[in-house]
Context: one part of a larger RNA
Order: sequence, then C1' cells, then structure tokens
RNA sequence: CCUGCGGCAAGACGGAAAGACCCCAUGAACCUUUACUGUAUCUUUGUAUUGUGGUUUAAUAUUUUUUGUGUAGUAUAGGUGGGAGACAAUGAAAAUAAAACGCAAGUUUUAUUGGAGUCGAAAAUGAAAUACCACCCUUAAAAUUUUACUCCUCUUAACUUUUAUUUACUUAAAUUAAAAGGACAUUUCAUGGUUGACAGUUUGACUGGGGCGGUCUCCUCCUAAAAGAUAACGGAGGAGUACAAAGGUAUGUUAUUCACGGUUGGAAACCGUGUUUUAGUGUAAUGGCUUAAACAUGCUUAACUGUUAGACUCACUAGUCACACAGAUGCGAAAGCAGGUCAUAGUGAUCCGGUAAUUCUUUAUGGAUUGGUUAUCGCUCAACGGAUAAAAGGUACUCUGGGGAUAACAGGCUAAUACCGCCCAAGAGUUCAUAUCGACGGCGGUGUUUGGCACCUCGAUGUCGGCUCAUCUCAUCCCGGAGCUGAAAAAGGUUCCAAGGGUAUGGCUGUUCGCCAUUUAAAGAGGUACGUGAGCUGGGUUUAAAACGUCGUGAGACAGUUUGGUCCCUAUCUGCCGUGGG
Repeated sequence: CCUGCGGCAAGACGGAAAGACCCCAUGAACCUUUACUGUAUCUUUGUAUUGUGGUUUAAUAUUUUUUGUGUAGUAUAGGUGGGAGACAAUGAAAAUAAAACGCAAGUUUUAUUGGAGUCGAAAAUGAAAUACCACCCUUAAAAUUUUACUCCUCUUAACUUUUAUUUACUUAAAUUAAAAGGACAUUUCAUGGUUGACAGUUUGACUGGGGCGGUCUCCUCCUAAAAGAUAACGGAGGAGUACAAAGGUAUGUUAUUCACGGUUGGAAACCGUGUUUUAGUGUAAUGGCUUAAACAUGCUUAACUGUUAGACUCACUAGUCACACAGAUGCGAAAGCAGGUCAUAGUGAUCCGGUAAUUCUUUAUGGAUUGGUUAUCGCUCAACGGAUAAAAGGUACUCUGGGGAUAACAGGCUAAUACCGCCCAAGAGUUCAUAUCGACGGCGGUGUUUGGCACCUCGAUGUCGGCUCAUCUCAUCCCGGAGCUGAAAAAGGUUCCAAGGGUAUGGCUGUUCGCCAUUUAAAGAGGUACGUGAGCUGGGUUUAAAACGUCGUGAGACAGUUUGGUCCCUAUCUGCCGUGGG
C1' cells in the first nucleotide's frame, strides 16, 4: 500500500414523516357570543275547522214617546211649511196624591175625585202657537230586528281522550258501543315577538416576522441630487371650512418696528426726519402682493345663462388654466373690469331612490304610469378608486396548501451593548501623577453577553440542564522562572515569560448560575452547532387530561402556578480502535 474480520458511533447538515412551532391563503373545519342574516321550537293576534240556547254591553235600522228658558213679552217660543179652526159625556176646567226632568220659575206623565168647558185667531215678537197636521235638528227613554263582544249553559250533532268489542294480530290502523270532555282544544293559513337549539357566513391591509401600538383621503415645506417626477413605521405642520360680504366695480389711502430730534412728557401719549414691508392677507406652510392681491367709502349682484379656440397635467377615471362669440346685468364720465374670494386644502365614482321642470317616450288608441333629458338632494361608503342594504371572536382537539419570500434554536455578517487592552494624566497615594489606584476624554482588540440584520436550512439542522467521553485557546487558579515595589524578613501587590501536569466533596433548586457547609497547592476563564440524545437521561421548557389565581359575556387565554404525560434506527461510506492475510 491492497484486502478481510470484530468493534465504536464523530461526520456524511445520516434514515424515517411535502415541519405539528411561526407567518401567509380574500384556504378548511369545529366551538363561542349582547357579530350578521336566517330556520325549527315556543308564543301573540286574526280567519277557517265551528253547532244550539240564554245573558251583559256596544253599534246599526225601524216604531212609539220625550227634550229645547238671551232681552221684550201672560210665559221654559227648537226649525220650516200648511192652517182658521181644534179638543171634549170614548169625560173639559179645577182639586188631591205619586213619579220624571229642571235654569228652582215651572213643564210633562199617571191614578183618583169632579161633571162642562178649554185653547187659538186681536195686543206684544226678527219669527206664532204643543189649537191641529206633516217633515226635520237636538236631548233622553222604551220595544223590536241584525251584528259583534262578555259571561254562562247544552250535546242530536263537529272534534279530542279513555275503556271495551269486532276485523287484523308484531306494533299500528279501522268498525261498533259506552264514558269523559266539548265548540274550548287540536290543526291550516296569515301575522308580531322570542330564539347559538340549529344553519350559512364574515371577522381589512401596511408592517425591518406576526401580534399590541400607529397609519390608510386631501393641502404646504424639507428629504429631492438648480426642469418635471421621486421612497421609508424619514423630519415638520395643517384640512373635512368660512364669508350676502370677507364677492363685483369706481374712487381714495399706506402699514410695522427701530434710530435720531422736539415744552410740560417719563419705557409707552403727540409732532418731524430716516431706514423700507420686518405689517397685513378669514384659516397651516410655501410662493406672491405698495401698479397693491393690504386698508377705507359709494353704488351694487358676473357667487350670471348658452357655447368654446388653444394649452397644462395625466395609465385610466378625474383635475386645472383660458382667448373669443351670443344673451341679459352691475360699476365707471370713459377706456374698461366683472363667469366668486392673492393662489395652492375644505372632499366621494357607479348603482338605487326623492324633488322641480320638460316641444322627448308610451305594449290597439286617448289618458294614467314608466323610462329618458335638464337642474338639484340623500354616503366619517374616513380601510376616503367606494367587494354587500346587512357581519365579531376562540382553537393546546385541530386540518390542508405553501414559505427559509417570514419569526423561535444553531451558524453567518455587524459590533451599538459586553469583555479585554492601550493613550493622555486632573486627582488619591503624609511629600511625590505613573509602587498601587486613576476621573473627564481619546484609540484599539476579541467574537464568550444582550442586541441588530433576515443570508443557508420550514419535501425537519431535535431544544435547557445532568451523566459519560473529551479536545483546543491563553486573557494563568496552583506548581516553575523573572522585573518593579510605598520589597527589612515572612506574607503580599503589580507586571513579564510559561499551556508540561493538575485544577473538590456534600446540602437546596429541573436548574446553568447562585447561596451555604467542609476541605485543597489550586478549587482558572473560555471555544468546540451555548462540544457531546443514529452515546444515555428526560427533571425543566413545549401537545392532547385536570386544577388554582387572574383576565374574558363566552369559546378560551396567561415568559403565572400545579399534578400526569410513547426519546425509533440491525452502520452503506468517511473516521477511529483492535486483530488477520497478501
């Protein structure tokens, strides 16, 4: 060197399972509820199924009767018309008694007695007799009819239940009879309520992982790199209007502060000179604006109607500027100016619906209606290019598709933080910066901490601690050798060289760490996927069960606690150990 055998498991990001954690999907499934929309159930009311009789109340209609007071006036005059007579032995006036009404004056009715008259026409009144008749209004009463309601009753019936009988025989169903209920109940249709019992769904995006927080449309500035445009969870601020004058026009005016000078007069009163917009502009900022766009006064409504050349901007939809023409108007002597405001924010597509107008349309025609057209109104549709008129949560019982496009472990990059060192030297050190310590600052190194980034890995790189077995570094804990010392000796301090060897046992805790006890020459600091689970363990963390506290209406949740809880792999290659053969 080649080739066996027996072993060990460090590596082959070993095998096994399209990661269960995390994120995403206009994915799914279950579960919850004061999410949305429905449904069953239950319930309210009405109608039908539904028949007899009585009663109460109410309404309708008819008949009979009753009621009616301003002032004047015999007096309690309802209205209108006719009307000169009407009533009375079929019992007038009057009296007695009772009842009703009542404006307390009286009116009406009934009964008894009574035995022949009473009332009207004339005067008073707007209107003349309840003298008489007819039709009405109003008030009240009685009777009858019809309907509804309340309560009660009945059973020849509807319907319900039970028992027995017969057919049938496994229940069930039907016939007949009896009993108990009974027009209730049951059932049908319609209707209001209730309703996670059940169903279908929704429950936004951005995001230096996701969640929590914040934001989402419009305006101004910076970032923005001297055209325009330009991002970030970059830095600053505003808007979701206001104004009938704060609009139009004609005419006129010039602020603010400072300096200097000036009687009383002062920091500030008034006057003059100078600088010139620092003032003002409804409202943020920017750009403008004394020819004023600023301020004031007069008159007014162009804060008009119908068109529109040409441009800016721009993916589209939108947005912006504007010459000119026609009509009618305001101001001005006129030329002219005026289609809102110094400009840039003050906003919402489409559908659907409302209102007004309209020479448009009209299911044979005329209408009505509908639609169209013009004007206008109704959205914090603010997640502001607006998915619906209408929508919240839980999942550790979970599932699917994907992602290393995106988190947790480990690695990588970085080194703010951490650790180590150096420079300067104020000061401490009795004196003396540098034996020793060293502020304020400055410069490096390491890659052991906490982080940042999200680069390999989500068709899987097993995660804390312990056990076992280690191996390396040196910034050395002990043993060795030196320098300085604020080194007398001893014991130390500090620095340099040095990695050869060594570097604890118990108690508590899952602990690493830490505290305690007792030793030791010493009980070093770190790296190795925070070495090591195809070597062990499985106490912790981190599934399913369960409980406590807290939170939540609830399903459930908690770097809160607590008890319990499957650790697979026969070694192909590399590597290492042992042992043969050539």
Predicted 3D model of a 582-nucleotide part of an RNA (large-subunit ribosomal RNA, domain V) from Candidatus Nasuia deltocephalincola.
The coordinates come from a structure-prediction model, not an experiment, and the mean pLDDT is 82.
The RNAcentral record of the full RNA draws on ENA.